[in-house]
């Protein structure tokens, strides 16, 4: 000198399910019944380990606690611009 993952912030794309009934006040509030999964959060497969049992151990997978299920809000993820960061040589 170049300035890689990772991290922050900004700005764009961003699915998927009842504007379902009843009460009441349209959302929000209750009480019941169907459903989605892509904030979070929870399991686990092989391998590695181990003298055995405990052990690590991923996810857009599974559950569906939360959160959602007209719009808005959020939304993994991803794209672009800056900041850090300093793998590389």
């Nucleotide at each position: 000198a170049u300035g890689a993952a990772g991290g922050c912030a900004a700005g764009g794309g961003g699915a998927g399910a009842g504007a379902c009934u009843a009460c009441g006040u349209c959302a929000u509030g209750u009480a019941g019944c169907g459903c989605c999964g892509a904030a979070g959060g929870a399991g686990c497969a092989a391998a590695c380990g181990a003298a055995g049992c405990u052990g690590u151990g991923a996810a857009u997978c599974u559950c569906u606690c939360a959160g959602g299920c007209a719009a808005a809000a959020g939304a993994a993820c991803u794209c672009u611009u800056g900041c850090u960061g300093g793998a590389c040589g």
A computed fold for an 89-nucleotide RNA from Peribacillus asahii, annotated as Glycine riboswitch aptamer. The sequence was found by an Rfam model in a public genome assembly. Of the family's consensus pairs, 91% are formed in the model. Lineage of the source: Bacteria > Bacillota > Caryophanales > Bacillaceae > Peribacillus. Rfam family: Glycine riboswitch aptamer. From the family's description: This family represents the bacterial glycine riboswitch.